[in-house]
RNA sequence: UGAGUAAGCCAGAUGAUCGCGUAUACAGUGCCGAAAGGCCGUAUAUGAGGAAAGUCCGGGCUCCACAGGGCAGGGUGCCGGGUAACUCCCGGUGAAGGCGACUUCAAGGAAAGUGCAACAGAGAUAUACCGCCGCGGGAUUUAGACGCGGGGACGGUUCUUGCGUCUCGCAGAUCGAGACGCAAGAACCGUCCCCGGAGUCCGGCCUCCGCGGUAAGGGUGGAAAGGUGAGGUAAGAGCUCACCAGCAGCAUGGCGACUUGCUGACUAUGUAAACCCCACCUGGAGCAACACCGUAUUAGGGACGAUAAAGUGGCCCGCUAGUCCCGGGUAGGUGGCUUGAACUGUACAGAAAUGUACAGUCUAGAUAGAUGAUCAUCGAAUACAGAACCCGGCUUAUAGGCUCACUCAUACA
Repeated sequence: UGAGUAAGCCAGAUGAUCGCGUAUACAGUGCCGAAAGGCCGUAUAUGAGGAAAGUCCGGGCUCCACAGGGCAGGGUGCCGGGUAACUCCCGGUGAAGGCGACUUCAAGGAAAGUGCAACAGAGAUAUACCGCCGCGGGAUUUAGACGCGGGGACGGUUCUUGCGUCUCGCAGAUCGAGACGCAAGAACCGUCCCCGGAGUCCGGCCUCCGCGGUAAGGGUGGAAAGGUGAGGUAAGAGCUCACCAGCAGCAUGGCGACUUGCUGACUAUGUAAACCCCACCUGGAGCAACACCGUAUUAGGGACGAUAAAGUGGCCCGCUAGUCCCGGGUAGGUGGCUUGAACUGUACAGAAAUGUACAGUCUAGAUAGAUGAUCAUCGAAUACAGAACCCGGCUUAUAGGCUCACUCAUACA
């Protein structure tokens, strides 16, 4: 310097003139009215909000009413404190969000029971769709081995032919026999190499069927037998291990909610803002409550009821002896009506909400319903917006300004 968080304050001020409401005092005995009662003049004081809105909570007060108990119903729902009380406030615990200051919470129980979870998906108090693995079988394809066919090389054996040498037979030899060597050929056997087919065996790829194992992977879904990672396994699984979550047990700290630690392989979801269970609380109606005055009726009549009719939400018990209807008047006046669980300041206690003590102040009471207009100066002066018995909260709407504290970012020192 910028962007935020939390809290508090203001909501035009001053002066003048005219106009409104209320209270008190004075004045008048004037005006209105059937009455109760009200109006008019002067002076002084005072006169809409932080939400007066919503009518969402809690009370004070009044009545039922001499006014108890219970059920149903309703409300609240972590712990401790505050308060007249509360679903409120303060401080904590837990959870969620935020970088943070901080904000929000319909925050008891799913192991008492019942219900619901559409659709999708194989299966939602349960399951095997796709898939993975093992075993058996079929078909197809491909390499290998065996085998088959062809070719080649080498070696061995046998045979044939040719030549040569030697020996024997013979008077002699061109004849005959045998042996050896060389060459050529043929057959068989063995070994190796190459090529080809696809007969057998076996392995693999692809595919199909059956049986068994699996819940890790994929799919559906908001959620699928705790989660992540590693090992292990035929493939997998808390099967094992490490960390984390839930649950259970034990111990530590704390008034408590709860926290921290250790052990355990126990682990099929969510929903109670569904019914329900548990704990605590709880009469009803409302200032148009209610009370009085004036006016008018009046001579009363009827119904029910002493074994309880009627009696301020419903039902039961208890309690009370009278209750209700017809007939007349009134759209009147007054009270309630503003001194309060009030406000301001100071001190003390407390972490705070708040409490105690002292001192000071009196600040709207209308009832077709009151505060408006003009001028001047200052100025941010406008937004949301007007009391109706009163108070404590919550929620909602809202322009502009000021103050204090804290957080984050950037820069400088």